This is a predicted structure of a 125-nucleotide RNA (Glycine riboswitch aptamer) from Alkalicaulis satelles. It was read from a public genome assembly, where an Rfam model found it.
RNA sequence: AUGGCCGACGCUGGAAAGCGGGCGCGAACCUCAUAUUCGCCGCCCCACCGAAGGAGCAAUGCGGCGCCGGGCUGACAGCUUGGCGCGCGCAGGAAUCUCUCAGGUCUCGGGACAGCGGGGGCGCA
Numbered sequence: 001a002u003g004g005c006c007g008a009c010g011c012u013g014g015a016a017a018g019c020g021g022g023c024g025c026g027a028a029c030c031u032c033a034u035a036u037u038c039g040c041c042g043c044c045c046c047a048c049c050g051a052a053g054g055a056g057c058a059a060u061g062c063g064g065c066g067c068c069g070g071g072c073u074g075a076c077a078g079c080u081u082g083g084c085g086c087g088c089g090c091a092g093g094a095a096u097c098u099c100u101c102a103g104g105u106c107u108c109g110g111g112a113c114a115g116c117g118g119g120g121g122c123g124c125a
Base pairs, nucleotide, nucleotide: 004122005121006120009117010116011115012114013113018046020045021044022043023042024040025039026038027037028036047105048104049103053101054099055098056097060091061090062089063088064086065085066084067083068082069081070080071079072078
């Protein structure tokens, strides 16, 4: 250097779930008011989604307990070693699984992940 791994940047693709209710504010209509309609960078409530982020755990390992077998030992006891079992403890800790804190439920935006691009870092001889 090549293969490999990691992370950022650019482009492209990228799912799911409310056209919910209430209040407030503004606008339209209108002689005024009421009613109606629309908008909201606002607040509250209910319902829902999982693919920002976050959280949880399986395998596995070590120990403990029980049973069985071997070795040392005159016997018990003790030491050592192997196998099996345990909804016992600790470590290890995944995910597109689970939770729904956060985030989201028209458009925009975000978006795990994937492809391409040019560069950066690690590492190898």
The coordinates come from a structure-prediction model, not an experiment, and the mean pLDDT is 78.